[in-house]
This record gives sequence, C1' cells and structure tokens, in this order.
RNA sequence: UCGUUGUCUCAGGACUGGGUGAGAAUCCCAACCGGUGGUGAAAGCCCACGCGGGGACGCCGGGUGGCUGCCCCUGACGCGUUGCAAAUCCGCGGCCGACGGUAACGAAAAAAGUCCGGAUGAAAGAGACAACCG
Repeated sequence: UCGUUGUCUCAGGACUGGGUGAGAAUCCCAACCGGUGGUGAAAGCCCACGCGGGGACGCCGGGUGGCUGCCCCUGACGCGUUGCAAAUCCGCGGCCGACGGUAACGAAAAAAGUCCGGAUGAAAGAGACAACCG
C1' cells in the first nucleotide's frame, strides 16, 4: 500500500425585502439553496447511484399490517473564453426540484425546492479502528 472480514462514527442545504389579499415564508416581483461516486481539471441540470413512487414473489404476524432482496418508473443547459484536455473552471443567459399537510376567522375560494410531517427513520457513500492473508 492492496484485499477479505468485523466493529464503530459520520452522512442535505435554502424565505430576506416588497406587492395582492380577510387569510400566502405556498400566488406575483426580486432574493436564497444544491446529497453520493465517477468523468483527462472543480458538475443541481454529462454518466451512474441514493432519496421518492409503484409491482409481484418470499419471510414474519390471527388480522389491519411489517421487513429483506429483486423488477419497473422517477427533474433540469446552452453559448462564449482559457487550455493538450472543461456540457465540470471563468463570463453571460437559462432551466429543475418526491409524497402528505397547511389551522382559526370567513358564505366560500390560496398552487411550497425553502414552512410542518413520515424522519430521534432509511440510505448512496465517507472515515476510524481491529483481525487475518499476501
């Protein structure tokens, strides 16, 4: 230094100002945010993964249900500059962001990347330590 096994730790950011309104951090105008690994050089929008949604099978449960693996689905970028090399840097202009909730008041009516919730969860992965082998 590499490999295998085990234990432990860590592993997501962001509503500031104004407008309308009875009511909005949800609408409008501006602002703000960007998981993990990779890619000849640094990436939200290049490739893959996680997250999220769905499915049948299996296991557990008397049952509502719960769990592991597997399969399917799942957003968004261009131009110019430098350079051997950048859809990653720099400049300019764009674009995207799961599911559920959002009271009271009011005759009734509000659409969330940023608020609240599942979540003191799970996880891509990152690291530390130990044992063994080379």

Record summary:
FMN riboswitch aptamer (RFN element) from an uncultured Lentisphaeraceae bacterium, 134 nucleotides, folded computationally.